[in-house]
Context: one part of a larger RNA
RNA sequence: CGUUGGAAUCUUGUGGAGAUGUUUCCCUAGUACGAGAGGAUUGGGAAGCACUGACCUCUGGUGUACCAGUUGUGCUGCUAAGUGCAUGCUGGGUAGCUAAGUCGGGAAAGGAUAACCGCUGAAGGCAUCUAAGCGGGAAGCCCACUCCGAGAUGAGGAUUCCAUGAUUAAUAUCUGAAGGACCCUGGAAGACUACCAGGUUGAUAGGCCGGAUGUGUAAGUGCAGAAAUGUAUUAAGCUAACCGGUACUAACGUCCAAUAA
Numbered sequence: 001c002g003u004u005g006g007a008a009u010c011u012u013g014u015g016g017a018g019a020u021g022u023u024u025c026c027c028u029a030g031u032a033c034g035a036g037a038g039g040a041u042u043g044g045g046a047a048g049c050a051c052u053g054a055c056c057u058c059u060g061g062u063g064u065a066c067c068a069g070u071u072g073u074g075c076u077g078c079u080a081a082g083u084g085c086a087u088g089c090u091g092g093g094u095a096g097c098u099a100a101g102u103c104g105g106g107a108a109a110g111g112a113u114a115a116c117c118g119c120u121g122a123a124g125g126c127a128u129c130u131a132a133g134c135g136g137g138a139a140g141c142c143c144a145c146u147c148c149g150a151g152a153u154g155a156g157g158a159u160u161c162c163a164u165g166a167u168u169a170a171u172a173u174c175u176g177a178a179g180g181a182c183c184c185u186g187g188a189a190g191a192c193u194a195c196c197a198g199g200u201u202g203a204u205a206g207g208c209c210g211g212a213u214g215u216g217u218a219a220g221u222g223c224a225g226a227a228a229u230g231u232a233u234u235a236a237g238c239u240a241a242c243c244g245g246u247a248c249u250a251a252c253g254u255c256c257a258a259u260a261a
Base pairs, nucleotide, nucleotide: 001151005162006161007160008159009158010157011156015148016147017146018145021049022048023047024046025045026044027043033038051105052104053103054102055101059099060098061097062096066092067091068090069089070088072085073084074083075082076081110142111141116136117135118134119133165174166173179256180255181254182253183199184198185197186196187195204250205249206248207246208245209244210243211242214238215237220233221232222231223230224229
């Protein structure tokens, strides 16, 4: 831009893409079969492998925004306590992301068939699956399963909302519906865009409060010890991305749009 007024929500599916893999074991059954050796068809069940989808409860990884220990050195006048130095090194670790972790998938049915197996049956008194006619039959084909999908210009369908204003001689001008957008606060969304949650009639983000989680018992002071240090206060102190609450801070402001043939 189109889809022949403008919108919002929900859809149909022409068509396209993906997937549709495979092994072993158990029962039927040591049965049928076979002199024996061996050893099924069929039906039912279980466990794997590879591939693949989703997820983070568990097991782990990462976690330079959390906690602790500790070396050297500089600084805060000194002690103590802190802090800087390409995370100095070390032990742990929330959220998120993640696999080696967890859960799932390729199930079943139907249709038309291939090779092939048949029924009835002539030409050709017989015979013949074929010439007329009618069946069976594959991991393959169509459907079925998952995803995209009406620019499918053949532009589909359903429901709901708005609406035919003012003015002019007249293209013009004004007003501005349903709805939408810019802008702003953000996100389990994201390269950008898009998408989603919100914008004071507000919990969208930050802050604050409470909790969870992690770390592992802070500082100061008392006591014991000659001291290093230990111990009590103290399962303390601190705590990121997590959960909830709370308007304290920031969500200011602005525009488009049918108005008709």